[in-house]
RNA sequence: GGACUCGUAGCUCAAUUGGCAGAGCAAGCGACUCUUAAUCGCUAGGUUGUCGGUUCGAUUCCGACCGGGUCCA
Numbered sequence: 001g002g003a004c005u006c007g008u009a010g011c012u013c014a015a016u017u018g019g020c021a022g023a024g025c026a027a028g029c030g031a032c033u034c035u036u037a038a039u040c041g042c043u044a045g046g047u048u049g050u051c052g053g054u055u056c057g058a059u060u061c062c063g064a065c066c067g068g069g070u071c072c073a
Stems, first nucleotide, its partner, number of pairs: 001072007010025004019056001027043005049065005
């Protein structure tokens, strides 16, 4: 330098022929318990890497850029 791939909640990851952004763990509150742990319920938490484009509508499609990984040279 080139090719491919990934980037979504604090962490690990879902969500697709474009149509309300979710789960588990972690966090907060509550129930249970003599207390803690475990278990159960509830709550909060997101500019979907950035900037543009297409579209009535973009996590999803297109372009450029940034970052991680793999391969080639």